Guanidine-I riboswitch aptamer from Cohnella faecalis, 113 nucleotides, folded computationally. Its mean pLDDT, the model's own confidence on a scale to 100, is 82. Of the family's consensus pairs, 100% are formed in the model.

RNA sequence: UUGAAGGUUUCCUAGGGUUCCACGGCGCAGCAUGGCUGCUCCGGCUCGGUCCGAGAGGGAACGCGCCCGCCGCGACGGCGAGGCGAACACGGAGGGAUAAAAGCCCGGGAGUA
Numbered sequence: 001u002u003g004a005a006g007g008u009u010u011c012c013u014a015g016g017g018u019u020c021c022a023c024g025g026c027g028c029a030g031c032a033u034g035g036c037u038g039c040u041c042c043g044g045c046u047c048g049g050u051c052c053g054a055g056a057g058g059g060a061a062c063g064c065g066c067c068c069g070c071c072g073c074g075a076c077g078g079c080g081a082g083g084c085g086a087a088c089a090c091g092g093a094g095g096g097a098u099a100a101a102a103g104c105c106c107g108g109g110a111g112u113a
Base pairs, nucleotide, nucleotide: 007062008061009060010059011058012057015052016051020049021048022046023043024042025041027039028038029037030036031035064085065084066083067082068080069079070078071077088108090111094106095105096104
């Protein structure tokens, strides 16, 4: 330097914050006044809904490899609701996006054994 499908997409979760919703609080106003409704502001040290979300977490689909079966004279050919496989993986600091943060992105990085 090149090649190799450590594949792509999606759903979920660990986790994450606070744009919106909800909830809570001070205050103000109204009312049917031990409360209810509306509004501003504050609160994520509010176990919630929306939302973000894993290379080293899980599932699915597609694709890939091998096998098997069928078609074909044959082919590194074609077909298939088919079978199997896809290993290993410790990891900062710092920075970035979004409303904000994170196991997201930089990043299977820098490093480590």